[in-house]
RNA sequence: UGAAUAAAAAGGCAAACUAUGCGAAAGCAUAGGACGCAAAGCCACGGGUCUAACAAAACUUUUUUUAUGAUCGCCGGGUUGCACAU
Numbered sequence: 001u002g003a004a005u006a007a008a009a010a011g012g013c014a015a016a017c018u019a020u021g022c023g024a025a026a027g028c029a030u031a032g033g034a035c036g037c038a039a040a041g042c043c044a045c046g047g048g049u050c051u052a053a054c055a056a057a058a059c060u061u062u063u064u065u066u067a068u069g070a071u072c073g074c075c076g077g078g079u080u081g082c083a084c085a086u
Stems, first nucleotide, its partner, number of pairs: 004086001005083001012037002017032006035073001041079003045076003048071003055065004
C1' cells in the first nucleotide's frame, strides 16, 4: 500500500408508520420516527421486480400489450470511503 475482516472507538445512514407536497401510477422529497445496514455512500451499465401516462390492439367503454417512468434498503457490476487484531 492492497485485500479480507473480529473486537473496540469516532461516528454515519434510516425500514415500517405519521404529516405536508410532487406524480397518471409505481414511487419520490421534507420533517418526525428507528426495522435494520460495514458501504443501507454514489452510478440505472446488465438482470430481476413494480407502475402503465402516452401509444397500439381487441371481444365496448372496459380489457390486453408496452418503459421512455421507478426501484442501488432485489442481485451483479463500476466507483469512492472510516477503524484495525490477524
The RNA shown here (c-di-GMP-I riboswitch aptamer) has 86 nucleotides and comes from Paenibacillus nanensis. The source organism's lineage runs through Bacteria, Bacillati, Bacilli, Caryophanales and Paenibacillus. Model confidence (mean pLDDT): 85 of 100.